The RNA shown here (transfer RNA) has 84 nucleotides and comes from an uncultured Clostridia bacterium. The prediction has a mean pLDDT of 81. It matches the Rfam family "tRNA". Rfam classes the family as a transfer RNA. The sequence was found in a public genome assembly.

[in-house]
RNA sequence: GCCGAUGUGGCGAAACAGGCAGACGCAAGGGACUUAAAAUCCCUCGGUAGCAAUACUGUACCGGUUCGAACCCGGUCAUCGGCA
Numbered sequence: 001g002c003c004g005a006u007g008u009g010g011c012g013a014a015a016c017a018g019g020c021a022g023a024c025g026c027a028a029g030g031g032a033c034u035u036a037a038a039a040u041c042c043c044u045c046g047g048u049a050g051c052a053a054u055a056c057u058g059u060a061c062c063g064g065u066u067c068g069a070a071c072c073c074g075g076u077c078a079u080c081g082g083c084a
Stems, first nucleotide, its partner, number of pairs: 001083007010026003019067001028044005046057004060076005
């Protein structure tokens, strides 16, 4: 240099080859139970704004196609593999 695969919350990992994003698990926070703890059970758990209700935003990054994109197209970056 060329070719290919992969990139989704704090971590792992789903999402019928376009139609509610974050299921499920782990971690973390709060609560119940307990003399106390462990275990178990319940709730919360991306970001920004807001007292809150709520609104907007968010799938490596930037664009495009589309009524609608994690998914299709183009470019870029990173990691891994192959060829030279």